[in-house]
């Protein structure tokens, strides 16, 4: 310095003009680094507002038992949480921004 890779995931029924978004039932997903292996520790990227920049600000969740030197990571159990715009009606799972950014990763 080049090059590549770098975000997963819903059916069923029900109401109504109008819902994969609302109700009921039952499920399904978890970026990057660090640390005893993490979606809920600690940092970061992504998203949105501010700003010439750097940077600031906003927006989220975990307890309890065990093993163990060592774990809020691992094994029991039982919970919780999700950016922004769109939409004949509210959305982690639909659709756009995105054949995007990007923490970083691995190779020459």
């Nucleotide at each position: 310095u080049c090059u590549u890779c770098a975000g997963g995931g819903g059916g069923a029924g029900g109401u109504g003009u109008a819902a994969u978004u609302c109700c009921u039932u039952u499920a399904c997903c978890g970026g990057u680094g660090g640390u005893a292996a993490a979606g809920u520790c600690c940092a970061c990227g992504a998203g949105c507002g501010u700003u010439u920049g750097u940077a600031c600000g906003c927006a989220g969740a975990a307890c309890a038992g065990g093993u163990g030197u060592g774990a809020u990571u691992c094994c029991u159990g039982u919970a919780c949480c999700g950016a922004c715009g769109g939409u004949u009606a509210u959305a982690g799972u639909c659709c756009g921004g995105a054949u995007g950014u990007g923490a970083g990763a691995a190779g020459a």
Molecule: FMN riboswitch aptamer (RFN element)
Organism: uncultured Ezakiella sp.